This is a predicted structure of a 150-nucleotide RNA (FMN riboswitch aptamer (RFN element)) from uncultured Roseburia sp. Taxonomically the source falls in Roseburia (Bacteria, Bacillati, Bacillota, Lachnospirales). RNAcentral holds the sequence, with entries from MGnify. The model forms 100% of the base pairs in the Rfam consensus. Model confidence (mean pLDDT): 81 of 100.
[in-house]
RNA sequence: UCUUCGGGGCAGGGUGAUGCUAACAUAGCAGAUUCCCGACCGACGGUGAUUCGAACAGGCUGUAAAUAGCCUGCGAAAGUCCGUGACCCGCAUAAAGCGGCUGAUCCGGUGCGAUUCCGGAACCGACAGUAUAGUCUGGAUGAGAGAAGA
Repeated sequence: UCUUCGGGGCAGGGUGAUGCUAACAUAGCAGAUUCCCGACCGACGGUGAUUCGAACAGGCUGUAAAUAGCCUGCGAAAGUCCGUGACCCGCAUAAAGCGGCUGAUCCGGUGCGAUUCCGGAACCGACAGUAUAGUCUGGAUGAGAGAAGA
RNA backbone atom coordinates (compact mmCIF):
# COMPACT_ATOMS: atom_id res chain seq x y z
C1' U A 1 0.00 0.00 0.00
C1' C A 2 -3.80 -3.53 -1.36
C1' U A 3 -7.51 -7.52 -0.50
C1' U A 4 -11.01 -10.10 2.54
C1' C A 5 -13.63 -10.30 7.07
C1' G A 6 -15.73 -7.31 10.86
C1' G A 7 -23.29 -7.62 16.03
C1' G A 8 -26.87 -10.78 18.46
C1' G A 9 -31.94 -10.97 20.22
C1' C A 10 -39.43 -11.13 22.27
C1' A A 11 -41.04 -18.29 22.50
C1' G A 12 -45.73 -18.08 25.13
C1' G A 13 -49.68 -15.31 27.61
C1' G A 14 -52.54 -10.65 28.98
C1' U A 15 -54.44 -5.72 28.09
C1' G A 16 -56.91 -2.78 24.19
C1' A A 17 -55.05 3.20 22.25
C1' U A 18 -57.11 2.99 17.60
C1' G A 19 -59.63 1.30 13.16
C1' C A 20 -63.43 -1.35 10.38
C1' U A 21 -68.32 -3.77 9.52
C1' A A 22 -73.40 -4.11 10.58
C1' A A 23 -76.65 -1.35 13.29
C1' C A 24 -78.53 2.69 16.38
C1' A A 25 -80.44 -1.92 21.84
C1' U A 26 -75.71 -2.49 20.91
C1' A A 27 -73.11 -6.71 18.52
C1' G A 28 -68.97 -8.59 15.90
C1' C A 29 -64.05 -8.38 13.81
C1' A A 30 -59.19 -6.54 13.46
C1' G A 31 -55.68 -4.42 16.52
C1' A A 32 -48.51 -3.40 20.50
C1' U A 33 -42.27 -8.12 18.80
C1' U A 34 -43.23 -0.78 21.75
C1' C A 35 -47.59 -1.26 27.54
C1' C A 36 -48.01 -5.63 31.63
C1' C A 37 -46.27 -10.88 32.93
C1' G A 38 -42.60 -13.42 30.83
C1' A A 39 -38.70 -14.76 26.98
C1' C A 40 -34.22 -13.63 24.57
C1' C A 41 -29.28 -11.00 23.17
C1' G A 42 -24.17 -9.30 24.39
C1' A A 43 -19.04 -5.48 18.95
C1' C A 44 -13.30 -4.86 19.43
C1' G A 45 -8.42 -4.88 22.27
C1' G A 46 -6.40 -5.80 27.27
C1' U A 47 -6.29 -8.24 32.04
C1' G A 48 -6.84 -13.97 34.26
C1' A A 49 -5.15 -17.70 40.98
C1' U A 50 -9.10 -21.12 37.66
C1' U A 51 -10.85 -24.13 33.51
C1' C A 52 -10.27 -26.09 28.62
C1' G A 53 -7.03 -27.15 24.35
C1' A A 54 -6.25 -31.07 18.27
C1' A A 55 -1.53 -29.60 16.79
C1' C A 56 3.20 -27.01 17.82
C1' A A 57 8.00 -25.33 20.77
C1' G A 58 11.13 -26.00 25.21
C1' G A 59 12.10 -28.58 29.83
C1' C A 60 11.55 -32.46 33.61
C1' U A 61 10.12 -37.48 35.31
C1' G A 62 9.98 -42.33 33.53
C1' U A 63 11.95 -46.34 30.01
C1' A A 64 16.66 -50.62 27.16
C1' A A 65 14.01 -47.55 23.64
C1' A A 66 9.07 -45.92 23.37
C1' U A 67 3.99 -45.24 24.90
C1' A A 68 2.84 -42.10 28.92
C1' G A 69 2.65 -38.23 32.85
C1' C A 70 3.87 -33.31 34.62
C1' C A 71 5.60 -28.06 34.07
C1' U A 72 6.33 -23.75 31.01
C1' G A 73 5.40 -21.32 26.50
C1' C A 74 1.39 -20.73 23.09
C1' G A 75 -4.23 -20.39 22.06
C1' A A 76 -9.48 -19.65 24.06
C1' A A 77 -12.82 -17.82 28.09
C1' A A 78 -15.71 -10.57 31.54
C1' G A 79 -22.47 -7.09 28.38
C1' U A 80 -21.54 -4.37 34.11
C1' C A 81 -13.04 -4.10 35.56
C1' C A 82 -9.32 -0.90 32.19
C1' G A 83 -9.52 1.15 27.39
C1' U A 84 -11.67 1.45 22.09
C1' G A 85 -15.71 1.84 18.41
C1' A A 86 -20.73 2.99 16.40
C1' C A 87 -24.87 6.88 17.45
C1' C A 88 -25.38 11.92 19.02
C1' C A 89 -23.47 17.32 19.74
C1' G A 90 -20.01 21.28 18.35
C1' C A 91 -16.01 23.17 15.15
C1' A A 92 -13.71 22.92 10.42
C1' U A 93 -14.32 21.35 5.41
C1' A A 94 -12.97 20.05 -1.27
C1' A A 95 -11.71 15.94 1.66
C1' A A 96 -9.12 13.80 5.53
C1' G A 97 -10.09 15.56 10.38
C1' C A 98 -10.27 17.93 15.61
C1' G A 99 -12.90 18.38 20.29
C1' G A 100 -16.99 16.84 23.44
C1' C A 101 -20.45 13.11 24.99
C1' U A 102 -20.39 7.90 25.67
C1' G A 103 -24.96 2.62 29.82
C1' A A 104 -24.89 -1.08 33.76
C1' U A 105 -22.74 -5.50 39.85
C1' C A 106 -23.42 -6.77 44.07
C1' C A 107 -23.65 -10.79 47.86
C1' G A 108 -21.73 -15.53 49.39
C1' G A 109 -17.76 -19.42 48.61
C1' U A 110 -12.57 -20.96 47.66
C1' G A 111 -7.94 -18.79 48.28
C1' C A 112 -1.87 -15.28 49.74
C1' G A 113 -4.42 -13.14 45.85
C1' A A 114 -10.71 -12.99 41.90
C1' U A 115 -15.84 -6.99 40.27
C1' U A 116 -12.72 -12.34 35.48
C1' C A 117 -13.50 -18.83 38.66
C1' C A 118 -17.97 -21.45 41.35
C1' G A 119 -23.08 -20.48 43.43
C1' G A 120 -27.00 -16.87 43.90
C1' A A 121 -29.51 -12.41 43.08
C1' A A 122 -29.55 -7.85 40.31
C1' C A 123 -28.67 -4.18 36.63
C1' C A 124 -27.69 -1.87 31.49
C1' G A 125 -28.50 -0.88 26.31
C1' A A 126 -27.78 5.89 20.69
C1' C A 127 -30.97 8.44 17.13
C1' A A 128 -35.59 8.75 13.76
C1' G A 129 -40.51 6.31 12.84
C1' U A 130 -44.73 3.94 14.99
C1' A A 131 -49.40 2.54 20.59
C1' U A 132 -44.26 4.24 24.84
C1' A A 133 -38.95 -0.31 21.22
C1' G A 134 -31.75 -3.22 23.70
C1' U A 135 -34.88 -7.23 20.15
C1' C A 136 -39.52 -4.32 14.54
C1' U A 137 -38.65 -0.69 10.36
C1' G A 138 -35.06 3.17 8.80
C1' G A 139 -30.32 6.24 7.98
C1' A A 140 -27.07 1.47 6.79
C1' U A 141 -25.35 -2.48 0.10
C1' G A 142 -23.09 3.04 5.34
C1' A A 143 -19.34 3.76 9.13
C1' G A 144 -16.07 1.31 12.45
C1' A A 145 -12.61 -0.34 16.98
C1' G A 146 -10.11 -4.24 15.11
C1' A A 147 -8.85 -9.38 12.85
C1' A A 148 -6.61 -12.26 8.98
C1' G A 149 -3.87 -12.45 4.50
C1' A A 150 -0.80 -10.61 0.36